[in-house]
Context: one part of a larger RNA
Molecule: small-subunit ribosomal RNA, 5' domain
Organism: uncultured bacterium
RNA sequence: AUUGAACGCUGGCGGCACGCUUAACACAUGCAAGUCGAACGGCAGCACGAGGAGCUUGCUCCUUGGUGGCGAGUGGCGAACGGGUGAGUAACGCGUAGGGAUCUGCCCUAGAGCGGGGGACAACUCGAGGAAACUCGAGCUAAUACCGCGUAAGCUCUGCGGAGUGAAGGAGGCUUCGGCUUCCACUCUAGGAUGAACCUGCGUCCGAUUAGCUAGUUGGUAGGGUAAAGGCCUACCAAGGCGACGAUCGGUAGCUGGUCUGAGAGGACGAACAGCCACACUGGGACUGAGACACGGCCCAGACUCCUACGGGAGGCAGCAGUGGGGAAUAUUGGACAAUGGGGGCAACCCUGAUCCAGCGAUGCCGCGUGUGUGAAGAAGGCCUGAGGGUUGUAAAGCACUUUUAAUCGUGAGGAAGUUGUGAAGGUUAAGAGCUAUCACAAUUGACGUUAGCGAUAGAAUAAGCACCGGCUAACUCUGUGCCAGCAGCCGCGGUAAUACAGAGGGUGCAAGCGUUAAUC
Numbered sequence: 001a002u003u004g005a006a007c008g009c010u011g012g013c014g015g016c017a018c019g020c021u022u023a024a025c026a027c028a029u030g031c032a033a034g035u036c037g038a039a040c041g042g043c044a045g046c047a048c049g050a051g052g053a054g055c056u057u058g059c060u061c062c063u064u065g066g067u068g069g070c071g072a073g074u075g076g077c078g079a080a081c082g083g084g085u086g087a088g089u090a091a092c093g094c095g096u097a098g099g100g101a102u103c104u105g106c107c108c109u110a111g112a113g114c115g116g117g118g119g120a121c122a123a124c125u126c127g128a129g130g131a132a133a134c135u136c137g138a139g140c141u142a143a144u145a146c147c148g149c150g151u152a153a154g155c156u157c158u159g160c161g162g163a164g165u166g167a168a169g170g171a172g173g174c175u176u177c178g179g180c181u182u183c184c185a186c187u188c189u190a191g192g193a194u195g196a197a198c199c200u201g202c203g204u205c206c207g208a209u210u211a212g213c214u215a216g217u218u219g220g221u222a223g224g225g226u227a228a229a230g231g232c233c234u235a236c237c238a239a240g241g242c243g244a245c246g247a248u249c250g251g252u253a254g255c256u257g258g259u260c261u262g263a264g265a266g267g268a269c270g271a272a273c274a275g276c277c278a279c280a281c282u283g284g285g286a287c288u289g290a291g292a293c294a295c296g297g298c299c300c301a302g303a304c305u306c307c308u309a310c311g312g313g314a315g316g317c318a319g320c321a322g323u324g325g326g327g328a329a330u331a332u333u334g335g336a337c338a339a340u341g342g343g344g345g346c347a348a349c350c351c352u353g354a355u356c357c358a359g360c361g362a363u364g365c366c367g368c369g370u371g372u373g374u375g376a377a378g379a380a381g382g383c384c385u386g387a388g389g390g391u392u393g394u395a396a397a398g399c400a401c402u403u404u405u406a407a408u409c410g411u412g413a414g415g416a417a418g419u420u421g422u423g424a425a426g427g428u429u430a431a432g433a434g435c436u437a438u439c440a441c442a443a444u445u446g447a448c449g450u451u452a453g454c455g456a457u458a459g460a461a462u463a464a465g466c467a468c469c470g471g472c473u474a475a476c477u478c479u480g481u482g483c484c485a486g487c488a489g490c491c492g493c494g495g496u497a498a499u500a501c502a503g504a505g506g507g508u509g510c511a512a513g514c515g516u517u518a519a520u521c
Stems, first nucleotide, its partner, number of pairs: 001520003005517005012368006018361002020326001025324003029321003034077003039074002042070002046068003049064007084279003093204007102196002107192007115149001117147002124139006154165004169184006205251003212242003217239008254276004258269004281302005304315004332358001334357003340354001341352004371401004381392004407457005415448001418444007426436003465510005470491003476505005486493002
């Protein structure tokens, strides 16, 4: 000088940050990933309309998907992001500089297409089993779900003759019912962008009281496998490969940008913020998918917890809060999607413990305040005294002012961009429909929030402590004690005149803090 600090005493306000470093210990409860009716069959609930019945004449009941919408279901996209933690890992994990044998949903640019058929399964109805979780059977049905056929520029394979390989419709408007048109979506291909996978050089802690290690081991051939190179895997062949420039083994550890310190070189560290990696009760495995071997998915095994009708089931906070435990020690079971961003949707909008805010904590940094001027009878009191006085001390009182902060009342920005409606005109179009770059007007959207700021009111009113005073080291006397009680970072103080113990008066240093302890330079 510094800290994610803790402890002791003390404590007025605000801004900005930060807040389980220990048990990757166990978790009650709530929330943290949904969305789309413009893909689909439908209609449980709500609302409206229509029809019918009853009558109390404005209420009740019934029917009807007709409409707004929509529970459950099929389907699509998302759930691989965002958020947490640092257990493992000494490694191509990270950092840096490169490489070639790769994939890439949504997005952008461009080319081509979007023809014609089929059979199911949920939901639903009926039945059955079970304590439950849930499951089984029969029947009906739709699609942008599923499967053939046609077409094949391109792509793949090829013996170069050829062979194989795709798709889906929906919404609005007009219609002469043939179709036309706008928007969104679908398939194949080429390129891009973004993201991801792989390989290599160099760098990356300690121990030799760890000296030898290695059989898929090192290389080759052939094959398999992968998106892709490769002992990645398999068969055969060869006998190699690494190592005192530290292999192997053991210990410790996430890495980095950076942070702290230091004149620098260096040393120590890796909280918060940002990039990468790893993990998700422990171990293993794959499925789906553009992407996972998947925190809030699945299967198996294990430990633990819970329910049970004992047959069988359920769970995973290292998400946000919160609880127990551990510990010197670390916060609210809060508000809002208003902003920024993300997912879905044509959109309106919905979801979002990401995020933005608020609460708690002097944990840190910074700022402000706790008054200002005047005031000698140098008051009283305290302390010291050589008894004259000195000091506390302009300090107080008194007089004259001010009102930051706190309190009360009022006023009041900015964070708001958008969204909706109407109108104008441009584009698309047959169109004044729909969609849409633009403009005008109107309405409307703020959790924070009793916001910031500003104004008014009254009144010095609401606000100072902590450590030290032998030397180092700024600051001295008295009393008590008597090698006792005690102090102490080092030297050392204390055995009757202690500036070193304890108290007091006085002083010194910092100040809403001050000291102590721990830790780093």